[in-house]
Context: one part of a larger RNA
RNA sequence: UGACGGGGACCCGCACAAGCGGUGGAUGAUGUGGUUUAAUUCGAUGCAACGCGAAAAACCUUACCCACCUUUGACAUGUACAGAACUUUCCAGAGACGCGAUCGUGCUCGAAAGAGAACCGUAACACAGGUGCUGCAUGGCUGUCGUCAGCUCGUGUCGUGAGAUGUUGGGUUAAGUCCCGCAACGAGCGCAACCCUUGCCAUUAGUUGCUACGCUUGGGCCCUCUAAUGGGACUGCCGGUGACAAACCGGAGGAAGGUGGGGAUGACGUCAAGUCCUCAUGGCCCUUAUAGGUGGGGCUACACACGUGCUACAAUGGCAACUACAGUGGGCAGCAAACUCGCGAGGGUGAGCUAAUCUCCAAAAGUUGUCUCAGUUCGGAUUGUUCUCUGCAACUCGAGAGCAUGAAGGCGGAAUCGCUAGUAAUCGCGGAUCAGCAUGCCGCGGUGAAUACGUUCCCAGGCCUUGUACA
Numbered sequence: 001u002g003a004c005g006g007g008g009a010c011c012c013g014c015a016c017a018a019g020c021g022g023u024g025g026a027u028g029a030u031g032u033g034g035u036u037u038a039a040u041u042c043g044a045u046g047c048a049a050c051g052c053g054a055a056a057a058a059c060c061u062u063a064c065c066c067a068c069c070u071u072u073g074a075c076a077u078g079u080a081c082a083g084a085a086c087u088u089u090c091c092a093g094a095g096a097c098g099c100g101a102u103c104g105u106g107c108u109c110g111a112a113a114g115a116g117a118a119c120c121g122u123a124a125c126a127c128a129g130g131u132g133c134u135g136c137a138u139g140g141c142u143g144u145c146g147u148c149a150g151c152u153c154g155u156g157u158c159g160u161g162a163g164a165u166g167u168u169g170g171g172u173u174a175a176g177u178c179c180c181g182c183a184a185c186g187a188g189c190g191c192a193a194c195c196c197u198u199g200c201c202a203u204u205a206g207u208u209g210c211u212a213c214g215c216u217u218g219g220g221c222c223c224u225c226u227a228a229u230g231g232g233a234c235u236g237c238c239g240g241u242g243a244c245a246a247a248c249c250g251g252a253g254g255a256a257g258g259u260g261g262g263g264a265u266g267a268c269g270u271c272a273a274g275u276c277c278u279c280a281u282g283g284c285c286c287u288u289a290u291a292g293g294u295g296g297g298g299c300u301a302c303a304c305a306c307g308u309g310c311u312a313c314a315a316u317g318g319c320a321a322c323u324a325c326a327g328u329g330g331g332c333a334g335c336a337a338a339c340u341c342g343c344g345a346g347g348g349u350g351a352g353c354u355a356a357u358c359u360c361c362a363a364a365a366g367u368u369g370u371c372u373c374a375g376u377u378c379g380g381a382u383u384g385u386u387c388u389c390u391g392c393a394a395c396u397c398g399a400g401a402g403c404a405u406g407a408a409g410g411c412g413g414a415a416u417c418g419c420u421a422g423u424a425a426u427c428g429c430g431g432a433u434c435a436g437c438a439u440g441c442c443g444c445g446g447u448g449a450a451u452a453c454g455u456u457c458c459c460a461g462g463c464c465u466u467g468u469a470c471a
Base pairs, nucleotide, nucleotide: 001471002470003468004467005466007465008464010462011461013459015455016454019419020418021417022416023415026311029308030307031306032305033304034302035301042053043052064297065296066295067294068293069292070291073127077126078125079123080122081121083119088101089100091098107116108115109114129286130285132284133283134282138280139279140275141274142273143271145269150189151188152187153186154185155184156165157164158163169180170179171178195263196262197261198260200231201230202229203228204227205226206225214221234257237251238250239249240248241247313412317371318370319369320368321367322366329360330359331358334353335352338349339348340347341346378409383404384403385402386401387400388399389398425447426446427445428444429443430442431441
């Protein structure tokens, strides 16, 4: 100087407390461990691994296993020789591939002979190739403490020196934020602001948007919306407290008040944190195989254990009928209206739309009736059967529909998680990936609470101080 203390003082955070809703019990979904397996590919492992890489494992993906094949190779550059390339097609085979047949000569230069480019084949080598190892050799990227308020430097001064001072102190703040004081005076990276979005207003512009109301009795005038430029909030004003400061408390005006709400933004560093399976890359290793191709299987196994989410256990509900109101987004190998067939998933025909025009699009929680406390008209697992769709192909192993079946489950032990406002809770909708497949992820709007006395305690952190046989 740090680190640590079941030392002290101060402060802060959904950290506790006050509340609301969950998880832990059940079924199934998904990830992991374990076990099994020919293989169940690999990585991630306290917080900070476990609906994670994976924003889609039937084949492909795919890295794993089995079988059958190839060896200058699926891919790159170079040499030589030969031929353009390519199209169609018989046979054998699970296919890769093998053996044949057929067709056909193009482009550039050149008078021609010929040469060249591109492509295909053969041969021999240089080489290719490796999701093989090492993240403890690395770059890059990322997580985490933590959006915590800290981390440093120059000059000066003090100290023999390591170092200290500044950065401590008195106030204050979300903040090393600002003020005052002070052997310090300044500065940098962080904080804040500048950026995006949302909330109010004005101006301008309006097609594909807007014509309910009002005004004119027809102008796109107002309004709505869209999108560009401005205004607006700064403790600016008033009162009080304070040290005449910074600031805090209350008030006015205002759409908004003291950082208005949300986002992006992550200092010096820590964890030899994660990633050699995104990519790049040193070293090591394989080179008829640890490379490459194909078919099939596996990643989907299942006495069990854990994590994360879904649906429930019902009456603030289930079922039936009726009916109103969103927003974000997507659409041409696409979205599909309307009509029509089917109980339905869906099928047929197909207008319109490269979309403020057409379409996905039905929003759902809502209202009325019924059920009357039951393992039920709750719950929907499981199973049988008949179908639909995607796709070469749904057996291993997809999603959906109809009928039948109707399991566990009566609110969950110890323990534990999230959340402070348009939040929690609850309700539906859209998108990426995608042929198909969403209870996951990323977004969107509808309805819309309770509580916070307070900082004694638990956890994490900041600052000062103290002790130390620790570094």
This is a predicted structure of a 471-nucleotide part of an RNA (small-subunit ribosomal RNA, 3' major domain) from an uncultured bacterium.